[in-house]
RNA sequence: CACCGAUAAUGGCAAACCAGUCGAAAGAUUGGGACGCAAAGCUACAGGGCCUAUUCAUAUGGCAGCCUAGCCUCCGAA
Numbered sequence: 001c002a003c004c005g006a007u008a009a010u011g012g013c014a015a016a017c018c019a020g021u022c023g024a025a026a027g028a029u030u031g032g033g034a035c036g037c038a039a040a041g042c043u044a045c046a047g048g049g050c051c052u053a054u055u056c057a058u059a060u061g062g063c064a065g066c067c068u069a070g071c072c073u074c075c076g077a078a
Base pairs, nucleotide, nucleotide: 004076005075012037013036017032018031019030020029021028022027035065041071042070043069046068047067048066049063050062051061
């Protein structure tokens, strides 16, 4: 350094659900809340997949907590 990932340390994120706001919806966001996560950090203009259907419909709107890929990255036992 790479792989790897502990009944280790220090920290981090936050599913469902509830309330407010935005949106046609999917969904987003803020607060509460924790099912889980070693990338559950970023990219949806990297590929596939999935969700939604107002408009002028081969999604032009979404999902990175579906998989792969790219970029970046804390700690250090076996």